[in-house]
């Protein structure tokens, strides 16, 4: 001082399950909880992953097929921004 790098020590974040609420579902919210995290802060216009309402098709059809404009930042990448500070 902080690009990489990650001891300690504050302080922070928060899966699983559960309960309540919102949603067509994905998946959010919120309390409890702690698996893990140094970016698990922020961006969904990149790539991937989840659903599939309305619309489109098929079908006698309650079936089913495609589709995101609904989503996940705790899947990767990328942009910004940021707390400590030993070796």
């Nucleotide at each position: 001082u902080a690009c990489c790098u990650g001891a300690a020590a504050a302080g922070g974040c928060a899966a699983a399950c559960u309960u309540u609420c919102c949603u067509a579902a994905a998946g959010g919210a919120a309390a409890a909880g702690g698996c893990g995290c140094a970016a698990a802060g922020c961006u969904a216009a990149g790539a991937g992953c989840c659903u599939a309402a309305a619309g489109c098709g098929u079908u006698u059809a309650u079936a089913u097929g495609c589709c995101a404009u609904g989503g996940c930042a705790g899947u990767c990448g990328a942009g910004c921004c940021g707390c400590c500070a030993a070796a």

Record summary: The RNA shown here (c-di-GMP-I riboswitch aptamer) has 87 nucleotides and comes from Atribacter laminatus. Of the family's consensus pairs, 100% are formed in the model.